Description: A computed fold for an 84-nucleotide RNA from an uncultured Coriobacteriaceae bacterium, annotated as transfer RNA. The sequence was found in a public genome assembly. Its Rfam family is "tRNA". Rfam links the family to the GO term triplet codon-amino acid adaptor activity. Rfam's curators write: Transfer RNA (tRNA) molecules are approximately 80 nucleotides in length. Rfam classes the family as a transfer RNA.
RNA sequence: GCCCGAGUGGCGGAAUUGGCAGACGCAGUGGACUCAAAAUCCACCGAUGGCGACAUCGUGCGAGUUCGAGUCUCGCCUCGGGCA
Numbered sequence: 001g002c003c004c005g006a007g008u009g010g011c012g013g014a015a016u017u018g019g020c021a022g023a024c025g026c027a028g029u030g031g032a033c034u035c036a037a038a039a040u041c042c043a044c045c046g047a048u049g050g051c052g053a054c055a056u057c058g059u060g061c062g063a064g065u066u067c068g069a070g071u072c073u074c075g076c077c078u079c080g081g082g083c084a
Stems, first nucleotide, its partner, number of pairs: 001083007010026003019067001028044005046057004060076005
C1' cells in the first nucleotide's frame, strides 16, 4: 500500500427485508420480605433541559440516499485478521 471483519448504555450483547434504538443478562438505585443480612420478588435504570407531564438529542466521526438509516452509499478514525 491492497483486501476482509468489527466499532451500539457503566460492561457484555440483540435489533439483517430499512419501520418504536437499546431486547436479554450483569452492575447500579429505590422498595417489599428479615431482628439484621443473604437469597428471592417488584419498580426504575443513555444524555441534556424541565417540579412534572414532556421536549430535544443519542448506534466511532463527518456527509449522502430515503417519508424513514444501527442497517444502504462515500470519506475518515480506531481495533483485529490476511496479502505484498
The coordinates come from a structure-prediction model, not an experiment, and the mean pLDDT is 82.